[in-house]
Molecule: Glycine riboswitch aptamer
Organism: Anaerolineales bacterium
RNA sequence: ACAACUUGCAGAGAAGAGUUCCCAAAUGCAAGCAAGGGACGCCGAAGGUGCAAAUCUGGAAAGAGACGAGUUCAGAUGAAUCUCUCAGGCAAAAGGACUCUGCAAUUGUC
Numbered sequence: 001a002c003a004a005c006u007u008g009c010a011g012a013g014a015a016g017a018g019u020u021c022c023c024a025a026a027u028g029c030a031a032g033c034a035a036g037g038g039a040c041g042c043c044g045a046a047g048g049u050g051c052a053a054a055u056c057u058g059g060a061a062a063g064a065g066a067c068g069a070g071u072u073c074a075g076a077u078g079a080a081u082c083u084c085u086c087a088g089g090c091a092a093a094a095g096g097a098c099u100c101u102g103c104a105a106u107u108g109u110c
Base pairs, nucleotide, nucleotide: 001109002108003107004106006105007104008103009102010101011100012099013098018040020039021038022037023036027034028033029032041090042089043088047086048084050082054077055076056075057074058073059072060071
């Protein structure tokens, strides 16, 4: 200097779903909401769960002079924006996977 996008930070963008009902309370925040308890209904994009193909290991049967390949059983590794809905969320705000830009670290190349 370049590349990787692996990690962190900053900025911008960023979806979905009840401002549902009852009881209690009179606290917090700017309206209006939230907050305690209960009931039912929903969402998937914090986080988390589960798995395919494939690869590896071991056993079994068959075959057989053996190996290998194949068959079969068991186990391990194994992705997601898929899945579950535990957590979280269902006006706004906050949060938010992910995308882009910048900076820094790490790794590699020159």